[in-house]
Context: one part of a larger RNA
Formats: sequence, structure tokens, C1' cells
RNA sequence: UGACGGGGGCCCGCACAAGCGGUGGAGCAUGUGGUUUAAUUCGACGCAACGCGAAGAACCUUACCUGGGCUUGACGUCCCGAUCGUACCUAGAGAUAGUUGGGUGCCUUCGGGAACCGAGAGACAGGUGCUGCAUGGCUGUCGUCAGCUCGUGUCGUGAGAUGUUGGGUUAAGUCCCGUAACGAGCGCAACCCUUAUCCUUAGUUACCAGCACGUAAUGGUGGGGACUCUAGAGGAACUGCCGGUGUCAAGCCGGAGGAAGGUGGGGAUGACGUCAAGUCCUCAUGGCCCUUAUAGGCAGGGCUACACACGUGCUACAAUGGCCGGUACAGAGGGCAGCAACGGGGCGACCCCGAGCGAAUCUCGCAAAGCCGGUCUCAGUUCGGAUUGGAGUCUGCAACUCGACUCCAUGAAGUCGGAAUCGCUAGUAAUCGCGGAUCAGCAUGCCGCGGUGAAUACGUUCCCGGGCCUUGUACA
Repeated sequence: UGACGGGGGCCCGCACAAGCGGUGGAGCAUGUGGUUUAAUUCGACGCAACGCGAAGAACCUUACCUGGGCUUGACGUCCCGAUCGUACCUAGAGAUAGUUGGGUGCCUUCGGGAACCGAGAGACAGGUGCUGCAUGGCUGUCGUCAGCUCGUGUCGUGAGAUGUUGGGUUAAGUCCCGUAACGAGCGCAACCCUUAUCCUUAGUUACCAGCACGUAAUGGUGGGGACUCUAGAGGAACUGCCGGUGUCAAGCCGGAGGAAGGUGGGGAUGACGUCAAGUCCUCAUGGCCCUUAUAGGCAGGGCUACACACGUGCUACAAUGGCCGGUACAGAGGGCAGCAACGGGGCGACCCCGAGCGAAUCUCGCAAAGCCGGUCUCAGUUCGGAUUGGAGUCUGCAACUCGACUCCAUGAAGUCGGAAUCGCUAGUAAUCGCGGAUCAGCAUGCCGCGGUGAAUACGUUCCCGGGCCUUGUACA
């Protein structure tokens, strides 16, 4: 100087408390451990691994296993030769092997060149092989916590100290005052995006108040620039104003006006560093290792196994509900190998036809909870939907291992969950649906969007994590 203390003081955080809803019990989905297996590819392991890499394993992916094949190689550069392409047949699981037919292209400075193909000799290719404790890059974490430092000066023999401590204050090393310090840098804040209200500017594909036309009905048509909305630019909120308080300070409390008030809400933004944290399987890369194999091609299988254990979720156990009928209101997105209206068929998944639309125009697209009416009457039920049998639809070369969905039948556990444990402070929790990425097909996951919309916070004694000062130390 740090680190640590079941030392002290001050302070903060959904840290506790006050509340609301869960997890832990059930069934299923998914990840992991374990076990099994020819293989169940590999990585990730307290917080900070476990719906994680994987924004999507039937083949492919794929790295694993089995079998049958190849060796200058699937790919790149160099040497040589030749047009290449193309159309069939046979064998085979395919990779591949054999055979047949036709075929003299393109550019040219006529030397040749570019693409493609072929065999051979090597130089070499290749490796998701090892080392993340050799590395770059990227990322997690403490933590969006308020800290981390430097120059000069001063003090100290020196390591170092001071500044950065003290009194107030703040979300903040934020600002003020004091001060052997005076300044400065990286962080904080602001500048950026978005959201909340209004004004100015503009009016198509959006809008329709007034005017006219038209319809069974609809901005459907002429037109309009008011309103909604949209696209961009600018402005309006700064403790600016008033009162109180405070050290004539920083600020704090209350009020006015205002759509919004003291950082308005949300996002992006992550200091010096810590964990030899994670990643050699994104990529790059040193070293080591393999080179008729640890490379590369193929078929089938596996990654989907299942006495079990754990994590994360979904659906429930019902009446604030289930079922039936009627009826209303979003936002944000996607669409050409695509989204698909209207019409027709099917109980349905879906099928046929195919207008329109590269989209404020067309379309996905009926939002659901809600509201109105009816029924059920507390039951393992008209709750719950697992499991299983049958029949189908769709995608795809192909759904046996191993897809999703539909219909009929079947109708398991489950009556609110032990010890323990998690999230959340407002348009939040809870609840309800909708969209997107990946994607041929395949979400209860992920990323977004809106609808409905709470309860509680006395407070800081205690648990956890963190910041500042101080104290002790046999630790570094």
C1' cells in the first nucleotide's frame, strides 16, 4: 500500500421488510448429469454451465459409429495433354466402375490466352486433431457500481502520502465550501435513438369536415388540405418563475403554469482492472501431431437411447370457470422459388381455381381476453388433457428408427404442492392474444408487438452484494 475481520461509523441496491404471482408436488416439452450403446460427436459447470453455442439433428447439417470404396486428393498454385459441354445403357445401397452415340466452340496483336475436362510425377493440399495455461479478435462477470489515474509542487531516509481526505449535497469523485496543493485525463452527466403534447412546413397509396355525384352498402367518384395519420426539419423544460429552508453556497421541500418537473419514461453507451473466466468447433494464429490417414467421397445408423437425479418452461388441478351462440376494439412486422383475396369442395387439417401485390394501394388477417344471452351445479365432473387404437392432411427424393397438424374413439396423473427458493415498485407484476428471425417441413424456446391492468414499500435491526472513511492483523 492492499486484502481480510462472526471490528466501528456513514450510504446504496426488489438486498431485507410490505405486497402480488410463481418454482419445488402432477403430466408433458426442453437442456444437463448419470446409465446404456457400435456410436449415443464436441464444448459450457457456483453466482457468471444446464430452452447455453444450436435464429430450428428425418437425408443434408454432422464433427460420432458401422460397412463398402479413394490416395496430388472435394479445394488452391505450378508442369503436360486435350475442346469442354451433352444424350443414353449395364452393375451397384450409393460413392463409383464399364460401355455406346454424336460433338473441333470463345477471344486473339496468330506467339498465344480465358473457362472447362483428363491422366501422371512431385512440390504441396487437407485436418471441427491437441494446447484458450503460447495468442489475436470477440464475449461474460463484478457493474451503469462510482470509481481509476497522471503532470508539476509539497511532505517522508524510503516503500509511499497529499491531490481523491474533511463539512454539506447528489443518481453520480454531482456540485458547493474549506484545504499544500494547483491543474488534467479515462469514467459520471450531456451530445445519439425512441416515446409523451402542441406549433410551423407537406398531402399519396393515408384522411373525409364542409360542397357535389352515386350505391342495397362502402372515401366508391369529382374535389378538399380542416381532422386522423405519415415523412423529414426546427422549437417548446432550463430548478426558468414564486414561497420556505440552507453557510449570502451547492442544493432540498412545497407551489404555480404546463402534455410533461426536477436525469419526464425507455434504449444505446460498460472507466482502470478482476476471474491464467469462456471460446484453437465462427474466424485468425505460434508450437506439436496425422499424411494410402487423425485427410477426402458414399450408404445406413446415431446425436431423438432410459431403473434414475437436477435446472428452465408449458398445461392443469376448475364456477373470477368449462362449453355453445351472438357481438366489439390493436400494434408491430412479413411477402415473388413469396403473400395469396373472391368463388367452389371437405366435419376438419387441407385441396381446386387463381384476381391483386416487390406493397400506407394487394395480401398474411376473423386478434384473444372483453361484452350480451344460454347451459353445466361442485363431481376426478361437460374440470384436466397425458397415453393409446383407427382414419387422414401437408412438407419433402424419403416421415420405420425420427416431423407437424386434423378427425373419430380412448380419457392417465393431477383437488393448489414439504424443507427450501425465484421474479417484480407502474402502464410495472399478473393475464390475453398477434408478429418475426431461423426455416422445404418442424417452438411450450428466443426476439419483438399491442389489449386488459393491480397490490405494497412503516422502515434499514437482520440476510446477500456493493461504495466511502476509520481501526486491528502473526496474511500478500